[in-house]
Molecule: Bacterial RNase P class A
RNA sequence: GAAGUAUUUCAUCCAGUCGCUGUCGGCUAACGUCGAUGGAGGAAAGUCCGGGCUCCGCAGGGCAGGGUGCAGGAGAAAUUCCUGUGGGUGCGAACUCAAGGAAAGUGCCACAGAAAAAAAACCGCUUCCUCGCAAGAGGCAGCAAGGGUGAAAAGGCGAGGUAAGAGCUCACCGGACGCGCGGCGACGCGUGUGCCUGGCAAACCCCACCCGGAGCAAGAUCGAAUAGGGGAGGAUGACGCGGCCCGCCGACUCCCGGGUACGAUCGCAUAGAUAAAUGACUGGGCACGACAGAACCCGGCUUACGAAGCGCUUCCCGC
Numbered sequence: 001g002a003a004g005u006a007u008u009u010c011a012u013c014c015a016g017u018c019g020c021u022g023u024c025g026g027c028u029a030a031c032g033u034c035g036a037u038g039g040a041g042g043a044a045a046g047u048c049c050g051g052g053c054u055c056c057g058c059a060g061g062g063c064a065g066g067g068u069g070c071a072g073g074a075g076a077a078a079u080u081c082c083u084g085u086g087g088g089u090g091c092g093a094a095c096u097c098a099a100g101g102a103a104a105g106u107g108c109c110a111c112a113g114a115a116a117a118a119a120a121a122c123c124g125c126u127u128c129c130u131c132g133c134a135a136g137a138g139g140c141a142g143c144a145a146g147g148g149u150g151a152a153a154a155g156g157c158g159a160g161g162u163a164a165g166a167g168c169u170c171a172c173c174g175g176a177c178g179c180g181c182g183g184c185g186a187c188g189c190g191u192g193u194g195c196c197u198g199g200c201a202a203a204c205c206c207c208a209c210c211c212g213g214a215g216c217a218a219g220a221u222c223g224a225a226u227a228g229g230g231g232a233g234g235a236u237g238a239c240g241c242g243g244c245c246c247g248c249c250g251a252c253u254c255c256c257g258g259g260u261a262c263g264a265u266c267g268c269a270u271a272g273a274u275a276a277a278u279g280a281c282u283g284g285g286c287a288c289g290a291c292a293g294a295a296c297c298c299g300g301c302u303u304a305c306g307a308a309g310c311g312c313u314u315c316c317c318g319c
Stems, first nucleotide, its partner, number of pairs: 001315005007309004012285007020039008041291001045302002048300005053215004065211005070084005085099001086097004100206002105204002107200003122147002124143003128139004155173002158170003174195001176193007219266005229256005237249001239247002286289001
């Protein structure tokens, strides 16, 4: 110097003028006005996860359904964070993983291929037998080394062995089981036995742990109006009646109760409303300014995006 990787910080600044909006104080009968002071973000976004708060539901247990799934720690909790273990990627710094169980059971593995999991032989290799002068052909058997198919083929590779072969035997690797040592642990290392049992559980499923529902237009309080409802009263009224009692209807009055995207207040915040603010202009500076605008609050994740600093890695050049 180039390329990369991890992490942190900032998010145009200063002055003046005019506005918008919350709060407090003064003046005013009030409308207002004056003064002081507060006024977006790291993501305010997506609404993915967890919680507070609110209403509804709920004896307890189970079923169904859903979520999570390596270890230790942090955290109120979390599909959160940190440090590790194991797998994968990268030369590396580092990144990444839904990382329990496939000998509980069921199922799937397209196409190709003989065979896709208690099972295989298409080509092929070989002893023996028959035919043949021979080359070779056929048959009974043995085999799975080689070829071929496939994403994946019944441990890999080499040597011995054999008629040909084969963990049949041996070394190394891999895997299984046992033992020892180290580590809090995930796990690692060593050693012995011995080789038999694919892959998929973000297929059903099994195991362990966890889980009520809806959401601030949640919801609470107060007040008014209107439609309808219930109760009480109810005329010099209507109907039945000749009339009264009585029954029924009933304008109107009072009361009750609940409903309503009615209004107000609360919920509601050291920004904060319910039409809902956070802006504009002028001057100056330079690094010339990206993505983007709060509506109950908080912790995370994800996505969008500008600049700067620092650590580390690989390569090149110079001393």